Molecule: Lysine riboswitch aptamer
Organism: uncultured Faecousia sp.
RNA sequence: GAUAGAGGCGCGGUACUCAUGAGUACCCUCCGGCAAGGUCGUGCAGCCGCCGGAUGGGAAAGGGAUCACCGCCGAAGCGUGGGAAGGCUGCCCGGCCGACCCCCGCUGGGCCGUCAGAGAAGAUCUGCCGGACUGUCACAAAAAAUCUUUGUGAAGCGCUAUC
Numbered sequence: 001g002a003u004a005g006a007g008g009c010g011c012g013g014u015a016c017u018c019a020u021g022a023g024u025a026c027c028c029u030c031c032g033g034c035a036a037g038g039u040c041g042u043g044c045a046g047c048c049g050c051c052g053g054a055u056g057g058g059a060a061a062g063g064g065a066u067c068a069c070c071g072c073c074g075a076a077g078c079g080u081g082g083g084a085a086g087g088c089u090g091c092c093c094g095g096c097c098g099a100c101c102c103c104c105g106c107u108g109g110g111c112c113g114u115c116a117g118a119g120a121a122g123a124u125c126u127g128c129c130g131g132a133c134u135g136u137c138a139c140a141a142a143a144a145a146u147c148u149u150u151g152u153g154a155a156g157c158g159c160u161a162u163c
Stems, first nucleotide, its partner, number of pairs: 001163005008073001010072005017065002026057002029054006037048003040094002043091003076107004081102003086097003108134002111131003115127004136154007
């Protein structure tokens, strides 16, 4: 340097089904109110109203669960910065969201917990911190007779095997 592996409630993706989302958004009708009204902001234009209540009708997305299949062991996740298809009625300017991509940085892994953020949410995800557990290696000690135990520490740019 190349190849192949290991850590286990291991990581990620896809599809079906199910629950939640939610009797919510939204739609028809009726009643009441507003009009210097509504549409991300100003202006012009275009389109149409806007708010509340009642009856009736009534979704979806993201996220989640089981099983199946696929790719894997920096699997993957997160963050700063930069770019960004496209979207919010048209135009100028501005603002917001943004799949995805790049550089660099952090995290061995899953679990539990406080706090914080996202979220409709007591689901779930993410982050800092803490806790025990677990795998790898190093060091030290003890025991053993070739197999461990205890303690401390480190980080996957690691470890093991073969060439």